Background
A computed fold for a 73-nucleotide RNA from a Planctomycetota bacterium, annotated as transfer RNA.
RNA sequence: GGGGUUGUAGCUCAAUCGGAAGAGCACCUGGUUUGCAACCAGAAGGUUCGGGGUUCAAGUCCCCGCGACUCCA
Numbered sequence: 001g002g003g004g005u006u007g008u009a010g011c012u013c014a015a016u017c018g019g020a021a022g023a024g025c026a027c028c029u030g031g032u033u034u035g036c037a038a039c040c041a042g043a044a045g046g047u048u049c050g051g052g053g054u055u056c057a058a059g060u061c062c063c064c065g066c067g068a069c070u071c072c073a
Base pairs, nucleotide, nucleotide: 001072002071003070004069005068006067007066010025011024012023013022019056028042029041030040031039049065050064051063052062053061
């Protein structure tokens, strides 16, 4: 330098052929306990890496960048 994969909550990951962004764990609150853990209930937490385009509608499709992994030279 060129090819491929990938980027979503604090972490690990979902999201069907484009149709209202979710789960587990963690954190917070309450219950339970003499207390802690465990357990039960609830709440909070997202510019979906950045910019642009297509579309009635984009996490998803297209283009340009950036980061990570990998292959070739």
The source organism's lineage runs through Bacteria, Pseudomonadati and Planctomycetota. Rfam family: tRNA. Gene Ontology term of the family: triplet codon-amino acid adaptor activity. It is annotated as a transfer RNA. The sequence is in RNAcentral, with records from ENA.